[in-house]
RNA sequence: GAGGGUAUAGCUCAGUGGUAGAGCACAUGCUUCGCAAGCAUGAGGUCCUGUGUUCAAUCCCCAGUAACUGCA
Numbered sequence: 001g002a003g004g005g006u007a008u009a010g011c012u013c014a015g016u017g018g019u020a021g022a023g024c025a026c027a028u029g030c031u032u033c034g035c036a037a038g039c040a041u042g043a044g045g046u047c048c049u050g051u052g053u054u055c056a057a058u059c060c061c062c063a064g065u066a067a068c069u070g071c072a
Base pairs, nucleotide, nucleotide: 001071003069004068006066007065010024011023012022013021018055026042027041028040029039030038048064049063050062052060
């Protein structure tokens, strides 16, 4: 310098054009003398930013940012 894929919960990751989920972690309750484990319930998201298309965008287009990767 020209490419490629990635960006979603505190962490690791799914997801599909129709208002987003799992595991772990966290909180509460049950259980225990107490803790752990187990069971039940719950909280927690501007889906990286902006723009366009669409009745409707996390998803599709474009631009940008960040970290990664290989090429020269």